Overview: The RNA shown here (SAM riboswitch aptamer (S box leader)) has 114 nucleotides and comes from a Kiritimatiellia bacterium. The model forms 84% of the base pairs in the Rfam consensus. It matches the Rfam family "SAM riboswitch aptamer (S box leader)". Its family is annotated with regulation of gene expression in the Gene Ontology. The source organism's lineage runs through Bacteria, Pseudomonadati, Kiritimatiellota and Kiritimatiellia.
RNA sequence: GGCACAUCGAGAGUGGCGCGAGGGGUCUGGCCCGAUGACCGCCCAGCAACCUGUUCUGGAGCAUACAGAAUAAGGUGCCAAAGCCAGCCCCGGAGUUCGGGGAAACGAUGAGCC
Repeated sequence: GGCACAUCGAGAGUGGCGCGAGGGGUCUGGCCCGAUGACCGCCCAGCAACCUGUUCUGGAGCAUACAGAAUAAGGUGCCAAAGCCAGCCCCGGAGUUCGGGGAAACGAUGAGCC
C1' cells in the first nucleotide's frame, strides 16, 4: 500500500510542557473550535473492550476449538459538537423548509491475509 470482515448517535481533563495559525478526512453548502494558544508532538490522568492473557459458565467426562460473562495485566485505539449537520432514495408535513427511516461512496479504528 492492497483485499475482505467487524464497529462507528454511548464514553473519556477547561491537566502540564512545547510549537505558533490555522483546524473540524476529501468536494460543496452550513455550522462550530482557535493568540483566554486551537491543530499537532510529548508527559500524566482517563474512556472503551478490537486483539492477547487470566477467571467463571455452557454444550460434553478431559483436551483443543466454539459461545457467553467478568477482569483491565499486556498490544492497539480513542479522549469538542452523531464520522459536527447536510448532499442520494423513501415517508409525513410544510411551501423552499422541518421531522423520521434507509442506502451508497468515502473516511477512521481493530484484528487477519497478501